This is a predicted structure of a 368-nucleotide RNA (Bacterial RNase P class A) from Roseovarius sp. Rfam family: Bacterial RNase P class A. Gene Ontology terms of the family: dimeric ribonuclease P complex, tRNA processing and ribonuclease P activity. Rfam describes the family as follows. Ribonuclease P (RNase P) is a ubiquitous endoribonuclease, found in archaea, bacteria and eukarya as well as chloroplasts and mitochondria.
């Protein structure tokens, strides 16, 4: 100077003038005044895990259901972090994997292609034999040996080279692969290496399965308390026992059916509604130690939203960032400034996000 990798962070400022919620706190008490304090990194999606409440449940195995799924390690706790391994990509920085088990058993491998899992034989190799050509040989046809090469296909029943052979072939040899042991290194995933075994063992488990671990349910409209008038409910006591009261009919008469009836004074249930839950905490900030790191711990200091028809807002000035455009310059002109917004909290996960600042690193290139 170009490219490129990892992460951390900000995400407008000052003032004025109107307004909102909460809180304190004064008076001459009013919808009075003064202070104070008032959205985020993501308050989101509500996908994972917890506090907490309730509700159900002796314990403890087993089986179903569901989730996780290399190994260590961190945490309340996790499908999240941190550290490592293995594959797989990139020159590198680093990035990306749903990463147990396929010799436990179903199941499945489109298309192509002779054969796709107890294989297979389309071309095609080779030895005898017979036949045609005058012979060497070469073509046809047959008994038969093979699978090296060739095509098919994501995948062809170990790979490469060699010895071997009529052509071949783990038939046999060398290395790789695989699988069994045995030392050696690591807490482990695994990595190195000795020996044996000719090779039995193809893929898929994001088909069912095995195997380990983990897991009652519901969710703050959980759940407690407190509760007026009015109607309805019972419990006691007084009074009244005359007959009233309701209903059938559109209305009276008669009838028919149900019911005691007024008041007091409790009591229990509950609607609106009102309080706690509900703002001090797995809090936040500096700093020290301990660890590579997620983390832990110590010591010092903060106190930071709290509505519930739902506050945290608007305007207006001057400036910042961007971007375009004009002017030699100073400057000046237009635009534009994101995503969204608490509702019990708390820890990750994802997804959105105008513009910008800062760190580490890694390629290449040019100067000393």
């Nucleotide at each position: 100077g170009c490219g490129g990798a990892g992460g951390g962070c900000c995400g407008g400022a000052u003032g004025g003038c109107c307004g909102c919620a909460c809180c304190g706190c004064c008076c001459g008490c009013g919808c009075g005044g003064c202070g104070g304090u008032g959205a985020g990194g993501a308050a989101a999606g509500u996908c994972c895990g917890g506090a907490c409440u309730c509700c159900a449940c002796a314990a403890g195995g087993c089986a179903a259901c569901g989730g996780u799924g290399c190994c260590g390690g961190g945490u309340a706790a996790c499908g999240c972090c941190c550290g490592g391994c293995c594959g797989g990509g990139g020159c590198a920085a680093c990035c990306c994997g749903a990463g147990g088990g396929a010799a436990a058993g179903c199941g499945c491998c489109a298309c192509a292609g002779a054969g796709a899992a107890c294989a297979g034989a389309c071309c095609g190799c080779c030895u005898c034999c017979g036949c045609a050509c005058c012979c060497c040989g070469u073509g046809c046809g047959g008994c038969g040996g093979c699978a090296a090469g060739g095509g098919u296909g994501a995948a062809a029943c170990g790979g490469u080279g060699g010895a071997g052979u009529a052509a071949g072939a783990g038939c046999c040899c060398a290395c790789c692969g695989c699988g069994g042991u045995c030392c050696g290194g690591g807490c482990a995933a695994c990595c190195g290496g000795g020996c044996c075994g000719g090779c039995a063992u193809g893929g898929c488990a994001a088909g069912c399965c095995c195997c380990a671990c983990c897991g009652g349910g519901a969710g703050c409209a959980a759940u407690g308390c407190c509760g007026a008038a009015u109607a309805g409910g019972g419990a006691u006591c007084g009074c009244g026992c005359a007959u009233g009261g309701g209903c059938c009919c559109g209305c009276c008469u008669u009838g028919g059916c149900c019911u005691u009836g007024c008041g007091a004074u409790c009591c229990g249930g509950g609607u609106u509604g009102g309080c706690a839950g509900c703002a001090a905490g797995a809090g936040c900030c500096u700093g020290g130690c301990a660890g590579c790191g997620a983390u832990g711990u110590c010591a010092g200091g903060c106190c930071c939203a709290g509505a519930u028809g739902a506050a945290u807002g608007g305007u207006c000035a001057u400036c910042g960032c961007c971007g375009g455009g004009g002017g030699c310059g100073a400057c000046c002109c237009c635009g534009g400034u994101a995503c969204a917004g608490a509702a019990u909290c708390c820890g990750g996960c994802u997804u959105a996000c105008a513009g910008g600042c800062u760190c580490u690193c890694c390629g290449c290139g040019c100067a000393u």
The prediction has a mean pLDDT of 78. The gene name in the source record is rnpB.